[in-house]
Context: one part of a larger RNA
RNA sequence: CUGGGCGUAAAGCGCGUGUAGGCGGUAGAGUAAGUUAAAUGUGAAAGCCCCAGGCUCAACCUGGGAACUGCGUUUAAAACUGCUAAACUAGAGUGUCGGAGGGGAAGGUAGAAUUCCCGGUGUAGAGGUGGAAUUCGUAGAUAUCGGGAGGAAUACCUGUGGCGAAGGCGGCCUUCUGGAAGACAACUGACGCUGAGACGCGAAAGCGUGGGGAGCAAACAGGAUUAGAUACCCUGGUAGUCCACGCCGUAAACGAUGAGUGCUAAGUGUUGCGAGUAUUGACCCUCGCAGUGCUACAGCUAACGCAUUAAGCACUCCGCCUGGGGAGUACGGUCGCAAGAUUAAAACUC
Numbered sequence: 001c002u003g004g005g006c007g008u009a010a011a012g013c014g015c016g017u018g019u020a021g022g023c024g025g026u027a028g029a030g031u032a033a034g035u036u037a038a039a040u041g042u043g044a045a046a047g048c049c050c051c052a053g054g055c056u057c058a059a060c061c062u063g064g065g066a067a068c069u070g071c072g073u074u075u076a077a078a079a080c081u082g083c084u085a086a087a088c089u090a091g092a093g094u095g096u097c098g099g100a101g102g103g104g105a106a107g108g109u110a111g112a113a114u115u116c117c118c119g120g121u122g123u124a125g126a127g128g129u130g131g132a133a134u135u136c137g138u139a140g141a142u143a144u145c146g147g148g149a150g151g152a153a154u155a156c157c158u159g160u161g162g163c164g165a166a167g168g169c170g171g172c173c174u175u176c177u178g179g180a181a182g183a184c185a186a187c188u189g190a191c192g193c194u195g196a197g198a199c200g201c202g203a204a205a206g207c208g209u210g211g212g213g214a215g216c217a218a219a220c221a222g223g224a225u226u227a228g229a230u231a232c233c234c235u236g237g238u239a240g241u242c243c244a245c246g247c248c249g250u251a252a253a254c255g256a257u258g259a260g261u262g263c264u265a266a267g268u269g270u271u272g273c274g275a276g277u278a279u280u281g282a283c284c285c286u287c288g289c290a291g292u293g294c295u296a297c298a299g300c301u302a303a304c305g306c307a308u309u310a311a312g313c314a315c316u317c318c319g320c321c322u323g324g325g326g327a328g329u330a331c332g333g334u335c336g337c338a339a340g341a342u343u344a345a346a347a348c349u350c
Base pairs, nucleotide, nucleotide: 004321005320006319007304008303012318014201015200016199017198021194022193023192025088026087029084030083031082033081034080035077036076037075038074039073040072041071042070049065050064051063052062053061054060091191092188093187094186095184096183097182103177104176105175106174107173108172109171110154115149116148117147118146119145120144121143125136126135162169163168206247207246208245209244210243211242215241216240220236221235222234223233258317259316260315261314262313263312266295267294268293269292270291271290272289273288274287275286276285299306300305323350324349325348332343333342334341335340
């Protein structure tokens, strides 16, 4: 390299947009680059292989044949691939219509709760635990009522419910804005799929500058527990958590399952849209498309299990794996303010 693989054994990039490249729908026409056939030239000799012969045999040597699977030229074929011009509508996209949604960004606003401050009532405890103590409180706490400040998060609704490519998204209102599904079948006419590089997005933590800081809380301090207790429990508490802008680029970034297309038994929930029946209208019932679950046949699988949302049967494209450790490390490169990220070995050893 071929081959064999990638849910859990090693192995799917965290996710998208997309360049080159690879692959590509239907029916005719032309062409003849690929393809196929025939002819011809060439493919040195030796060697390999086959046959025959010569050294007593053999090795070795001699002769003949085959082969040299290749390349060039000419002629022919036109199914398939390519190319050319023209065409189609089943892929893809546009349009019209009415619906669904925590999709995104910005601004505004509401109520409950915690904490703090002020005032009233009120008096000796409160808090905390397995039990305690540190802690708070006669300078009046805890409790309770009234007023105020401020930050963060949005109970119920809430649902193996919805939306998003993934990360993720939840009070309410307004503005701006992306996507998907359905119905219609008017328009374009293969405009498609994948995608090395590239570019963008990317939880939490962390970093830079400036704000903010209620609660929570790494670090830290104290109290307990314990043989010890650098922990679990308790009282405090700073970064951080929040906002703006800029970095970082990683996660068990998981469905541990790349994207797209076609085909392959059923049953039953649920969400969106639509149709039918029916109706004043709605619910109910039946069906279609799309999404999301469960049960389960064939098939697959080492088994577990998967099973029209495949891990089944096929095709196209990309990524990745090749015994364990050394090691996702060293060195070098690239990126980063740093932390580090990414790319990525070998000796040695079993």
A computed fold for a 350-nucleotide part of an RNA from an uncultured deep-sea bacterium, annotated as small-subunit ribosomal RNA, central domain.